RNA sequence: CUUUGUCUUCAGGGCGAGGUGAAAUCCCCGACCGGCGGUUAAAGCCCGCGAGCCACAAGGCAGACAAGGUGUAAUUCCUUGGCCGACAGUAUACAGUCUGGAUGGAAGAAGACGUUU
Numbered sequence: 001c002u003u004u005g006u007c008u009u010c011a012g013g014g015c016g017a018g019g020u021g022a023a024a025u026c027c028c029c030g031a032c033c034g035g036c037g038g039u040u041a042a043a044g045c046c047c048g049c050g051a052g053c054c055a056c057a058a059g060g061c062a063g064a065c066a067a068g069g070u071g072u073a074a075u076u077c078c079u080u081g082g083c084c085g086a087c088a089g090u091a092u093a094c095a096g097u098c099u100g101g102a103u104g105g106a107a108g109a110a111g112a113c114g115u116u117u
């Protein structure tokens, strides 16, 4: 260094003293946030995975970007302007940001001790 096993730890962020209203952290206005792996160079919106739902065996369903610039290389960087956001609940009104499943689970990351070449 390669193969492989057991165990341990870690593993999601974000609203307001504005407007309307009988009532809204749900509408309007403005603000804010961005899991994991991959990809010649860094990604919420390129490819895939996870959380959720259906089936509960395989498997299936579910979101969003353009233009210009630099460069060997970037839909990933820089500039400009955009877009997206599971399920259930909310005593009168629609939720990415409130409450809940969740002191859960998990893509995966790191480490310890073995195994093998």
Stems, first nucleotide, its partner, number of pairs: 004114007015030002018028002031097002033085002035049004044083002052061003065081005087100003